[in-house]
This record gives sequence, structure tokens and C1' cells, in this order.
RNA sequence: AGCCGAGCGGGCGGCCGCGUCGAACCUUUACGGUUCGCCGAGGAAAGUCCGGGCUCCACAGGGCAGGGUGGUUGUCAACGGCAACCCGAGGCGACUCGCGGGACAGUGCCACAGAAAACAGACCGCCAGCGCGCGAGCGUUGGUAAGGGUGAAACGGUGGUGUAAGAGACCACCAGCGCCAUGGGUGACCACGGCGGCUAGGUAAACCCCACCCGGAGCAAGGUCAAGAGGAUGAGCUCCGGCUCAUCUGCGCAGGCGUUCGAGGGCGGCCCGCCCGAGCCUGCGGGUAGACCGCUAGAGCCUGCCGGCAACGGCAGGUCGAGAUGGAUGGCCGCCCCGGCGGUGCUUCGGCGCCGUCGGACAGGACCCGGCUUACAGCUCGACUCGU
RNA sequence: GCCGGGGUCGCCUUCUGGUCGAGGGCCCCUGUCCUACAAACAGGUGCAGUAGAGUUCGAUCCUCUACCCCGGUACCA
Repeated sequence: AGCCGAGCGGGCGGCCGCGUCGAACCUUUACGGUUCGCCGAGGAAAGUCCGGGCUCCACAGGGCAGGGUGGUUGUCAACGGCAACCCGAGGCGACUCGCGGGACAGUGCCACAGAAAACAGACCGCCAGCGCGCGAGCGUUGGUAAGGGUGAAACGGUGGUGUAAGAGACCACCAGCGCCAUGGGUGACCACGGCGGCUAGGUAAACCCCACCCGGAGCAAGGUCAAGAGGAUGAGCUCCGGCUCAUCUGCGCAGGCGUUCGAGGGCGGCCCGCCCGAGCCUGCGGGUAGACCGCUAGAGCCUGCCGGCAACGGCAGGUCGAGAUGGAUGGCCGCCCCGGCGGUGCUUCGGCGCCGUCGGACAGGACCCGGCUUACAGCUCGACUCGU
Repeated sequence: GCCGGGGUCGCCUUCUGGUCGAGGGCCCCUGUCCUACAAACAGGUGCAGUAGAGUUCGAUCCUCUACCCCGGUACCA
């Protein structure tokens, strides 16, 4: 100078304040108030980009369609995550990056420029024949992809033989492709040898093909209770319109489809098949928006040992660390810590001490986990590389 | 919280893998007409792909990430 990884992300004390829970007391039921005690956000709690747990949908099955993943082997509850390795690209290097199957199954596209852009193609040039011309040359027919020029990309490269000029037409070497054999590796693949035809463009984050995976909805899931709209019955009162109280049930209107000629549900795209099956859908109106469960002890966290290159797994011991519901973690002060700036003193000129001042990020649970991605003041530690 | 949709001139919108300058309407500016304004006509200019990576020869378009905006979602059901 660089590269990779791991960790921390302020500490202590005082005062005031907030939330759940527990205890005591007070007022009296408003489920309240006071006091004390325990506990009280993160590495990303975030974005909601993947994957699971959990709950419900009345969980036979099959096919088509649709979506996702995409080197190999592992790992994990699962994953598009992670680890190691392979291949390709970049870097002197440590190392980094890669949606990394298939373009000899098929189809499509490749603008502009250029002669020609995909079973190739003659603009200039080169060569040969014929014709014209005194001649330079011109015209025409054919051969030619070696040269020029265009482009992101032009149908292998270099040298030679050959030829009218040329050309894998032929030869040597090199690059690359396909097939076969041997060896190594679990495998992706690698090394080496032989043969073949001489050369094959790119694009699949275009359609598509191949292999594997995938039911839907989401804690506003879902369950229990209370209340109300509306109605029924009974009793009481009445100015006969109704009103009040109690009990029970839980709203009304309209339209459409349907009850064995089967709506609808089991997939929220369709079909077959099987099962359940009497309600289902839409619109308008009205009412309640309260309490409890779900709810936090879990693929949990910490330490040690063992297996494994690692991700990770196993065993033993220890430990409990928020459950709010319009949503609680805050504010002030003092001391310390870290960094910047200014002043000052000492100095072995590297720094050190004191004082003052400013600053200390990104951001906050809402059912819970595993990842990914993104934001982040500053600090610490470790491994490695290059240069001197 | 959960689910879904979308970002193009100042506003509304068309477009689609093809080069240059992304088109249209409203708007803005200038001129003609008019005493003046409006309307009309003629002309002009300005103003654009949310940002960053990737695929590709080439991206507004395809893919990923971030940012921003919008909509729906309680129970009786």
C1' cells in the first nucleotide's frame, strides 16, 4: 500500500417519567388509584425478497396449463441460503466476480455501416477466355474469399506445396470441435494418447427443450365470550299510536343460481374422476368495533469437549432474556470512555499531560424462527499478499 | 401488520430490444388579427424514461437491488 474475516456499537451514578406482571394498601366497583419489587428492543428489530413452523380451507388421485430453481458434492426443518471443490473472467499477488444446464430438437432476431449477417456472399482488387481499340485501356463471360475496406460479429492461424490467379485442394505445426481408449477423482472435471472431418457465429435475463421442485390463504390466520341492530313470547303501563321490563333467538331488504335434472366446496386457471353436499353469490341498508385465548420455552441462548477442510452435527453442563394493542424503552444532570478542533506546558521531536469547546451513527419489536438485501458515526482483533 | 399494483416533459398519455432528436394533447414563448383581452391562425422553444448494477453489439423496454407513490384488507358475513 492492499486484501479477507470476526467482534463491539458507549459505561457508572442520581432525579423525573412510561409499559406488562407480582405483592400490599386505598376508594369503592370506574377494573380504577397509590406505594414497593422484577423485567423491559436490534445487529440490522428495517425492506418484505426467499424458505419454514403454526392455523383454517370437509387434505382421494391423475392430466394439461402456470410458476420457480439451474456446475458438482455436501449441509440444513426448508430455501433461490451456506460450505468446500470444478470451470470461466479479472488481478503481479492475497483474493474477487459469475441467473454457471442445452444454440449439431426446432422456431425467431442480429439495427446502422458494409458487396455480403447465416444450408453464405464478388464492391474494389487479382487471374483467364472472347470482343473492340494503333495504344493506355474499355466492355462482357467465368474463376477466385489470399489482400483492401465495413462492423459487436465476416465461416480457423502461421509457413509451405500447388495454381492462370487462388483456395484445407494438399502438407507441417498450433488453436479449437466430435468420438474412442487409458489413468486419477464420490462427482463437476482433469491429464495423456489415438482416430475423424478440416472449422462449427452470437443470443435461451427471446420462444422453447431437458432435469428437479411447487395446493391456497394468511395471526386482520383461527377460537371463546359479551354487546347491538332485528324478531318471538310473557308481564306491566297507556292519551290505544305505542312505551318499559324479563326470557329466548341473534339483523333486515332486493336480485340471481340451486336442493338428486346437484348450486357450492375439496386448487383461488381448466378437464377427467372420486368424496362431501343444502345452501351459495352480488348489491343496498343497519349495528358492534369490547374482553380473553392464540402470545411467546424456542429448529432458543451461553460454555466446554468430540467428529468434519468447512458449512454443520453430536454429547455434557448451565441459563430464562419484552409481550405492548393507537401501540411502553424517554428526558435532564454529573463523572468516565472515544474522536475532531483550539489554547497551553513538557519533550529523548516519536508523542504525552492539563483546560475549553463540539460531536458519538443507522435505526426501533407487534405470531415466531432460518437466511438474503439494504442503512450505519466510530473502535478493536486476527489471517494473508505486494513493495522497500 | 398482511396482500396487490405502478413510476415517461409542469400535467395527462402513446411507444417499443435498434442509434438521431422517444411522439401527441394541454401548458409556455413569439408573431398576425383587435382600441385592448379572449378565441382563432402561423411558427418556435423549453421541459422527459425514479436511481444503481447486470444480460446484450446495443436497454425506456429484459433481470436484480434500492427509493417513492397508490389501492385493498375487522366482525355480525